A computed fold for a 1524-nucleotide RNA from an uncultured bacterium, annotated as small-subunit ribosomal RNA. Rfam family: Bacterial small subunit ribosomal RNA. Its family is annotated with ribosome and structural constituent of ribosome in the Gene Ontology. RNAcentral holds the sequence, with entries from ENA.
RNA sequence: AGAGUUUGAUCAUGGCUCAGAGCGAACGCUGGCGGCGUACUUAACACAUGCAAGUCGAACGAGGAUCAUCGGGUUAGCAAUAAUUCGGUGGUCCUAGUGGCGUACGGGUGAGUAACACGUGGGUAACCUGCCCUCGAGUCCGGGAUACCCUCUCGAAAGGGAGGCUAAUACUGGAUACGUUCCCUGGGGCGCAAGACCUGGGGAGGAAAGGUAGCGAAAGCUGCCGCUCUUGGAGGGGCUCGCGGCCUAUCAGCUAGUUGGUGAGGUAACGGCUCACCAAGGCUAUGACGGGUAGCUGGUCUGAGAGGACGACCAGCCACACGGGAACUGAGACACGGUCCCGACUCCUACGGGAGGCAGCAGUGGGGAAUUUUCCGCAAUGGGCGAAAGCCUGACGGAGUGACGCCGCGUGGGGGACGAAGGCCUUCGGGUCGUAAACCCCUGUCAGAGGGAAAGAAGGGUGCUGGCGUGAAUAGCGCCGGCAUCUGACGGUACCUUCAGAGGAAGCCCCGGCCAACUCUGUGCCAGCAGCCGCGGUAAGACAGAGGGGGCGAGCGUUGCUCGGAAUCACUGGGCGUAAAGGGCGCGUAGGCGGGAUGGCAAGUCGGUCGUGAAAUCCUUCGGCUCAACCGAAGAACGUCGGCCGAUACUGCCGUUCUUGAAGGAUGCAGAGGAGAUUGGAAUUCCCGGUGUAGCGGUGAAAUGUGUAGAGAUCGGGAGGAACACCGGUGGCGAAGGCGGGUCUCUGGGCAUCUCCUGACGCUGAGGCGCGAAAGCGUGGGGAGCAAACGGGAUUAGAUACCCCGGUAGUCCACGCUGUAAACGAUGACGACUAGGUGUGGGGGGGGUUAGUCCUUUCCGUGCCGCAGCUAACGCAUUAAGUCGUCCGCCUGGGGAGUACGGCCGCAAGGUUGAAACUCAAAGGAAUUGACGGGGGCCCGCACAAGCGGUGGAGCAUGUGGUUUAAUUCGACGCAACGCGCAGAACCUUACCAGCCCUUGACAUGCCCCGUAUGGGGUCGAGAGAUCGGCUUCUUCAGUUCGGCUGGCGGGGACACAGGUGCUGCAUGGCUGUCGUCAGCUCGUGUCGUGAGAUGUUGGGUUAAGUCCCGCAACGAGCGCAACCCCCAUCUGCAGUUGCCAUCGGUUCGGCCGGGCACUUCGCAGAAACUGCCGGUGACAAGCCGGAGGAAGGCGGGGAUGACGUCAAGUCCUCAUGGCCCUUAUGGGCUGGGCUACACACGUGCUACAAUGGCGGUGACAGAGGGCGGCAAUGGGGCGACCCUGGGCCAAUCUCAAAAAGCCGUCUCAGUUCGGAUUGCUCUCUGCAACUCGAGAGCAUGAAGUUGGAAUCGCUAGUAAUCGCGGAUCAGCAUGCCGCGGUGAAUACGUUCCCGGGCCUUGUACACACCGCCCGUCACAUCACGAAAGUGGGCUGUACUAGAAGACGUUGAGCUAACCGCAAGGAGGCAGGCGUCCACGGUAUGGUUCAUGAUUGGGGUGAAGUCGUAACAAGGUAGCCGUA
Repeated sequence: AGAGUUUGAUCAUGGCUCAGAGCGAACGCUGGCGGCGUACUUAACACAUGCAAGUCGAACGAGGAUCAUCGGGUUAGCAAUAAUUCGGUGGUCCUAGUGGCGUACGGGUGAGUAACACGUGGGUAACCUGCCCUCGAGUCCGGGAUACCCUCUCGAAAGGGAGGCUAAUACUGGAUACGUUCCCUGGGGCGCAAGACCUGGGGAGGAAAGGUAGCGAAAGCUGCCGCUCUUGGAGGGGCUCGCGGCCUAUCAGCUAGUUGGUGAGGUAACGGCUCACCAAGGCUAUGACGGGUAGCUGGUCUGAGAGGACGACCAGCCACACGGGAACUGAGACACGGUCCCGACUCCUACGGGAGGCAGCAGUGGGGAAUUUUCCGCAAUGGGCGAAAGCCUGACGGAGUGACGCCGCGUGGGGGACGAAGGCCUUCGGGUCGUAAACCCCUGUCAGAGGGAAAGAAGGGUGCUGGCGUGAAUAGCGCCGGCAUCUGACGGUACCUUCAGAGGAAGCCCCGGCCAACUCUGUGCCAGCAGCCGCGGUAAGACAGAGGGGGCGAGCGUUGCUCGGAAUCACUGGGCGUAAAGGGCGCGUAGGCGGGAUGGCAAGUCGGUCGUGAAAUCCUUCGGCUCAACCGAAGAACGUCGGCCGAUACUGCCGUUCUUGAAGGAUGCAGAGGAGAUUGGAAUUCCCGGUGUAGCGGUGAAAUGUGUAGAGAUCGGGAGGAACACCGGUGGCGAAGGCGGGUCUCUGGGCAUCUCCUGACGCUGAGGCGCGAAAGCGUGGGGAGCAAACGGGAUUAGAUACCCCGGUAGUCCACGCUGUAAACGAUGACGACUAGGUGUGGGGGGGGUUAGUCCUUUCCGUGCCGCAGCUAACGCAUUAAGUCGUCCGCCUGGGGAGUACGGCCGCAAGGUUGAAACUCAAAGGAAUUGACGGGGGCCCGCACAAGCGGUGGAGCAUGUGGUUUAAUUCGACGCAACGCGCAGAACCUUACCAGCCCUUGACAUGCCCCGUAUGGGGUCGAGAGAUCGGCUUCUUCAGUUCGGCUGGCGGGGACACAGGUGCUGCAUGGCUGUCGUCAGCUCGUGUCGUGAGAUGUUGGGUUAAGUCCCGCAACGAGCGCAACCCCCAUCUGCAGUUGCCAUCGGUUCGGCCGGGCACUUCGCAGAAACUGCCGGUGACAAGCCGGAGGAAGGCGGGGAUGACGUCAAGUCCUCAUGGCCCUUAUGGGCUGGGCUACACACGUGCUACAAUGGCGGUGACAGAGGGCGGCAAUGGGGCGACCCUGGGCCAAUCUCAAAAAGCCGUCUCAGUUCGGAUUGCUCUCUGCAACUCGAGAGCAUGAAGUUGGAAUCGCUAGUAAUCGCGGAUCAGCAUGCCGCGGUGAAUACGUUCCCGGGCCUUGUACACACCGCCCGUCACAUCACGAAAGUGGGCUGUACUAGAAGACGUUGAGCUAACCGCAAGGAGGCAGGCGUCCACGGUAUGGUUCAUGAUUGGGGUGAAGUCGUAACAAGGUAGCCGUA
């Protein structure tokens, strides 16, 4: 620091996802040790049991136990004395009670709370403060009760009631009063002020408690601890203020104690805190009120930071203590382990009543994915009480449980190659696990066993002892020491040491990309994986297992959550023409921002200093545990904070001034700017009349319609409504919507010039107000044309459309609503700045001209082109999308959805504001290359057209589909499968079927044994044959080290293996088809572009051609084209046998012979044609047209030759080959059958339908081929197929061999003298064999068929058509195929159309590329949501009711110790009554929210469902927006 994912590829936009760090975690697998931390995030759910707050006898009385002592009694004893009992005194211990202090701390939790609750900084002149410290003063004299206890009594209990006794540091009266409080009254400095403080005088109110120690006979004195009043402090608290920190406006208005005042009450204290009266205020867009959520902070996590998220542990504050209310006590509470009441719940009960509150520590149930021991100790630290010892302390210190986290350590170290065995892979050679192991030599951490053994402990007590202080005191007490002794939960723990022995200690995840790590096997869109992209349909590096590898390691993964990456809410740090995003337009409020100069102030701003910013944390340094984690110390750091001092550039505020911004004035100008009134002509329609006759109208073509009742056409007249031709123009005006005949009236805005006036008066503009096309709505008019709806006619598969004939709302007017549009420049307003060029509208200035008018300049408007710059690109470019400033609006993935709900607006239609669930891994922009278009341009091709002949109809042949079958083997399927593989299935072939048979095999290599070769022929037996067995005969291998030694061969055997036309052509090679013999396909360098890519290869010409020329940011090159090769056409040279024969000779008259090589011909080698020449044309080019010459002329004709690539085209059954499968069979052999089936369908052919013909006759004329298991002459036989014979020929020699169409004659239009299918009989040939199933011959038979519907094929010249000939295959079998020649046409105007193709261009939502993409209804399944008669909850408002406990007020006839009084009685108090406030509860009615609801609505998703074809190309009616 980035990466993956939209595309064929690209750039940008944009979302989703990943890599990092973290956690109070949980889950899965695994688990050796230790240290330090940490542990109910859920039910603030309910709790059994134990413990968590007591202490003081030096405040008090009492009781008990015990000891000592004194005294009395009783018993025993002579007595001393002993035992026992009672009482007094003293000591120690215990107990409840009175009293004091504590229980408001400590500990828990986070429910509530959006608040002065918290944080931070202030205020308190408006306050309180027990214990502690400190200053000063005091502590006097009295009184009456009461608990405990005793008696009686109620109750099951919990608990009471009555009477009686008693004490105090309990309660209380009085005295005194330095301070203090209050009142009155002086002075002082201080403060803005209210006033506080200091210092005087006078008056009034108001206190107290003792205990203990020593001394003393006592009085008393002294000390200590208390008590009272008072001063100051420390620490703690209350109240209050500024500022700061959540979401929601689909919460916009809230408020009656509400806001303020006066007075009173209340409080420690200010205050509507409360009350009475008065006033009518207060809060709010800087978000009141409401709703939701939430304890706040130091900090924690993350991040480069700014931020974001969080608020466990630790620390500060707050709140709460079963839910709610309330007060009491007290310094402090409205009180976790207190009280009272209401409620819910649980428990006890004798049913009358009672008891309880773990959100203390443990623990239990429950909830939950999930969170510990009913442990030890007060040894330490801290707290309460106490004079102290001490007691209490689940605070705390420790231990225990959990890998929950962090940190540390270990599971061994060194050597060790035959690279062992084994596993896995393999190209079978080997590779790898791997120095890994074994083995050898060591070490000893941890764990284990034994031994030793800390620190944490200092105080304090006691004993002895020294000094100082207090004091009358050598008592006592206090302080400072010394010596001794006692105190450890953890725990015999840390640590040290000894012993033994590698011994006890490794897993988890991952290995397609991101992302580090690859193979095999299994599986076969199954099972499964998956964070995203995506894997799996028979070779899966993605599933599962294995081997190997990578990562981390006592852990590793997964899940959840946070930040990051995400500049993806953008302050730092984003955007809005087309990707999401400019409000439809203006006016203007608040707000924000604002020109030049100058003076002042100092709020912002800047500097300095002071205060504060708790500790911990983070950071730096140092230190302590062996290190680290952890801990300690010091420093640094931490705020938009506060005070003071200073600065004044900028902003701000106040004052003065200026003119350039802005406005005004004057003078002119242009204009479809707006409103109203009025008026004009053309045209349509209708009406009337004339002329006139048969149609008109309409369309692609028609029909509906209209017309003989007179249309249409034409002429004249009239009515009425709407719209304004030409001018007219990327012309004008307006803010936008929008505005178009003329005239008049009213009226808005703009521009120019003058530079006269004001003097910043400005810009923008949330809300608000107004304007706002069309459609639509209301009321009333109007209505010619047009025209939703509707009717009819067509079209169509349908046609609720497009086309046609009609036609109503509406369109028009007035008034009122609506408020939306693709309301668009898809571009907010204003201002400034930044090259130009060229049009055009309006105005001004200067110059020239007689004038028309021209040149130049300037301001405003409106277009085009274009530089810099910007932009993802397209593009924008002084009219910015450039560079800046100010303000407003808006955006944050697609769908759901501009939908639902709610609010507001509207008469309605609807508008505006505007979500969520759910779902997807994209959606979208620009540009690129293709492909495609019922887009365009140019151009080819037997593509059409023009022609000729066919196919499609018939019969037959052949192939295919289908069907059939035991099998009808398999493949080929539009063109480019179908007379194709097959150039030839009776057996064989043969792959199929049935049956029979073989198992190392029919075939290859290796091993062992035997035999020797072996092979051929004949013959017999079994069998369908394969096969098996017997006899007989002929023949008999090579090498040799001479050994049956080696090889070979045959037989037998075991095992490796053979074999497979079994599968996969979608694993492949090779070969082939096709586009297409089409003219294309690319590369290097350069250039352009961010890039895909472009350029070149486009353009202008030209060509059969990317052929050539010219031009050009291209210049070159390659594969293709062409040429080079072959055949044919002309000629020449050479060569003549088997070829030829002009001349000469011979002749049996046959080039037969001599001879010759001239010709033909054959073969080889050459020549020739190149737009070379002429004319025209073209651009002076390339070329084209015509001509000459020439055998041939513009590529002369034909062949071979097939670019980059496409079709997962074809072929595993030619061959080769990976993988899979079969192995007494899916291999091999054999016999027979099948591939030849047959109701049908199609393709390709043959033969025909006839006279351009049939038949008969007739020795006219080819070319190219074949031939020894062959071709066969000749002769003979047969009607014939053919047979017999066998001259010649390995072939320019012989032969197949006759060529046929032709020519002559005949037939005369008929199912025929056409046609030959079919069938019968008899034959021939091949072959082991013609039944299934060959070909041929003869005789007989004589079918369909009379030119073939829709449709469709071939061919442009030696071509089509027609005629025959040959060959391959082959024993035989040809209408097929491959060749050969003979005869030999017609037509092409032309490129509109069909098909295919090439180039350029255009559009695209296609890229599997139009056989593409894609929309909506319907049907089915499923999911979430809305509506809904309602129903059930939560929260909450209002009104009324109600009123516990308590407080306050009032009353108080009942009760009543202290004070007064001799008493009676009084004062005071209490119960009780009443009133006020008020919790729970109740009634009624609202609001809000959640859940649910028959039914219903749309939406999302889902595999190949149904119907159509809306959109993307001109998408076949251009599309889209608003509206009905």
Description: The coordinates come from a structure-prediction model, not an experiment, and the mean pLDDT is 86.